[in-house]
Context: one part of a larger RNA
RNA sequence: GAGUAGCGAAAGACAGGUGAGAAUCCUGUCCACCGUAAGACUAAGGUUUCCAGGGGAAGGCUCGUCCGCCCUGGGUUAGUCGGGACCUAAGGAGAGACCGAAAGGUGUAUCCGAUGGACAACAGGUUGAUAUUCCUGUACUACUAUUAAACGAUAAAGACAAUAAGGAGGGACGCAGGAGGCUAUAUCAGCUAUCGAAAGGAAGAGAUAGUUUAAGCAUGUAGGUAGGCUUUGUAGGAAAAUCCGCAUAGCUAAUACUGAGAAGUGAUGACGAGGGACUACGGUCCUGAAGUGAUAGAUGCCAUGCUGCCAGGAAAAUCUUCGUAUUGAGUUUAAUGGUACCCGUACCGUAAACCGACACAGGUAGACAGGUAGAGAAUACUAAGGUGCGC
Repeated sequence: GAGUAGCGAAAGACAGGUGAGAAUCCUGUCCACCGUAAGACUAAGGUUUCCAGGGGAAGGCUCGUCCGCCCUGGGUUAGUCGGGACCUAAGGAGAGACCGAAAGGUGUAUCCGAUGGACAACAGGUUGAUAUUCCUGUACUACUAUUAAACGAUAAAGACAAUAAGGAGGGACGCAGGAGGCUAUAUCAGCUAUCGAAAGGAAGAGAUAGUUUAAGCAUGUAGGUAGGCUUUGUAGGAAAAUCCGCAUAGCUAAUACUGAGAAGUGAUGACGAGGGACUACGGUCCUGAAGUGAUAGAUGCCAUGCUGCCAGGAAAAUCUUCGUAUUGAGUUUAAUGGUACCCGUACCGUAAACCGACACAGGUAGACAGGUAGAGAAUACUAAGGUGCGC
């Protein structure tokens, strides 16, 4: 320079409390803002920032009794959620191999590698901080033991069973379009509880609040797909096959597979407005009414369906079946019991905790999507919930 610029988009007011000290901390009552978000979940990333008690030097663009700051303690619980003990894609590594002065490059088998496939848990309660993880109730999956039933062997062969590798099926897929059946959800009615006759009218077509319940099990519906079953043969499927394919002869018009939802059960349970008792005024414990129907209705489910089209739209494993080598006396079903490993799990996550040197008007993948108007996820107001942006 200069007590100058600035103090980073936005609305606060009042009362009470705490305290040495309060515009700024806490509580309450109003007011205001967001509400396809400025709400709630989660991936990446961060890595303790989470919670409790205490503190105020510095950090906080003012203040500070407060904090994502400092100190001391505490907190993340899984057979089923996500990942691994399963599978493969792009891509990567790469025994032998080929190439190359060397270093090294390419690449078969094979392995790694999710953003994909496969695969078993839901509802309620609970903490200051975790919960599909703890607790309660009700389930499911794999393996295993016992019992029961069925099939089968115990001389060999045959027959039976398991199984490495293998054959076949399946997994298995594009885009566009429209219609249908449903559900989530919402609204209204009914029902339940409470309130209201003071000062004009109204005891009603009044006001306020609630009316919630899963997976699983059993059933197999609206619908969708395929014709289905049997006999015989077989030069194909690298060997075999009763499987698949092909051929052949017959029977049959409902049969098989798939499939949301509803109703039933789960549930004589849980939850539940409210009420009562106690209270350190923060809460804790006990009890508990109604808990039905109609309408609207998805971008969600049936559905990887159907129809159309050309640009013709992953792979492998789980799974089903076949039988070869090998092995064995067991295998299947049901009931009951037992066992079930490793890692993640706090918190932020359109942000003051990530990327931007900052508590920075920027950037940041996905799923949820109430009401009144409206074609609408626009826009305006608003619920739940959150916030008033640190002078």
Large-subunit ribosomal RNA, domain III from Perameles nasuta, 391 nucleotides, folded computationally.
It matches the Rfam family "Bacterial large subunit ribosomal RNA". Its family is annotated with ribosome and structural constituent of ribosome in the Gene Ontology.
The full RNA is in RNAcentral, with records from SILVA.